[in-house]
RNA sequence: UGAGUUGGUUGGGCGGUCGCGGCGGGGUGACCCGGCGAGGAACGUCCGGACUCCUAAGAGCAGGGCGGUGGGUAACGCCCACCCGGGGCGACCCGCGGGACAGUGCCACAGAGAACAGACCGCCGCCUCCCGCGGGAGGCGGUAAGGGUGAAACGGUGGUGUAAGAGACCACCGGCGCCCCCGGUGACGGGGGCGGCCAGGUAAACCCCGCCCGGUGCAAGGCCAGACAGGAAGCGCUUGAGGGCUGCUCGCCCGAGCUUCCGGGUAGGCCGCUGGAGGCGUGCGGCAACGUGCGUCCUAGAUGGAUGGCCGCCACCGCGCUAGCGCGGGCAACCGCGGCGCGGCACAGAAUCCGGCGUACAGACCAACUCAUCCG
Numbered sequence: 001u002g003a004g005u006u007g008g009u010u011g012g013g014c015g016g017u018c019g020c021g022g023c024g025g026g027g028u029g030a031c032c033c034g035g036c037g038a039g040g041a042a043c044g045u046c047c048g049g050a051c052u053c054c055u056a057a058g059a060g061c062a063g064g065g066c067g068g069u070g071g072g073u074a075a076c077g078c079c080c081a082c083c084c085g086g087g088g089c090g091a092c093c094c095g096c097g098g099g100a101c102a103g104u105g106c107c108a109c110a111g112a113g114a115a116c117a118g119a120c121c122g123c124c125g126c127c128u129c130c131c132g133c134g135g136g137a138g139g140c141g142g143u144a145a146g147g148g149u150g151a152a153a154c155g156g157u158g159g160u161g162u163a164a165g166a167g168a169c170c171a172c173c174g175g176c177g178c179c180c181c182c183g184g185u186g187a188c189g190g191g192g193g194c195g196g197c198c199a200g201g202u203a204a205a206c207c208c209c210g211c212c213c214g215g216u217g218c219a220a221g222g223c224c225a226g227a228c229a230g231g232a233a234g235c236g237c238u239u240g241a242g243g244g245c246u247g248c249u250c251g252c253c254c255g256a257g258c259u260u261c262c263g264g265g266u267a268g269g270c271c272g273c274u275g276g277a278g279g280c281g282u283g284c285g286g287c288a289a290c291g292u293g294c295g296u297c298c299u300a301g302a303u304g305g306a307u308g309g310c311c312g313c314c315a316c317c318g319c320g321c322u323a324g325c326g327c328g329g330g331c332a333a334c335c336g337c338g339g340c341g342c343g344g345c346a347c348a349g350a351a352u353c354c355g356g357c358g359u360a361c362a363g364a365c366c367a368a369c370u371c372a373u374c375c376g
Stems, first nucleotide, its partner, number of pairs: 001372010012314007020037002023034004039347001043358002046356005051217001053215002063213005068082005083097001084095004098208002103206002105202003120147002122143009155173006174198001176195008221271004230262006242254004278297008316344007326337004
């Protein structure tokens, strides 16, 4: 310098003006002043929790989920480290990664045959017939070495053997099972011995094993609390409840209803409601995920749902113009920078709150590592 891998940051800045939603202060009030007001994904609502009620507390069945090992965490299907398998020269990436000798099922098409299989071609033997003596046809058998089909055909290579063949037998290799030793917390790795010769795939099919899970979601849930119809109870109906005149008593007048509760905890209002497994800095422990001590900071809470519109300057990107002037290069034509104009500037927006995952995203930037080439 070029090509990559992994991880992370950012997601325009400043000012003016008109608005919107909370909060604080002032004002009798109209209103005024101050401060705050979306994101890395607020998104999808796919997992996990906090919280809430169902229930006073538990157990089991059914059902669902998870699945190498060891850690982390409030928890997880997340994260970290490692193991095994696969890919890459490499950094690194990918894997729904328990069990197919517990049982059952399935294996399309092609093919003769698809699981304790299979004679289509071929090879070999015997018998019969034909012949142009090389052979050919038919029948009965043997054979899994060769061909062919397939994703997959019941180990590979070499030899012995045979009519031809075959783990039928032998050597080596591969694989499987059992035992022992060494290393590791473990998954697993390394080494040695023995065995029968050899075992297909599929569990994202049923199933088996181990572990986990009760349901409900802030429209959860709690508090305050109207009116009308209708209903119930109590008191009362000339032995007068209650009401009016009134500050009270008396008096006078009216007088058959009056009070409470249900209706309904409905409409409406308030709480839940935002300070938390919190952010940042730093020390310590740990390979890491993460944990912990100290310091520091406070940062939206709407309920038809605010967070917006316009203008100016600057930055970034693209296109066009560039006579003259300024800078750099070139002998020159001219080129680059500067200058001017126009356009663009992503994905997307809270609704109880957290931890993840997944997905979307114009552009800009940082760090570590790998490969190739060059220079020293």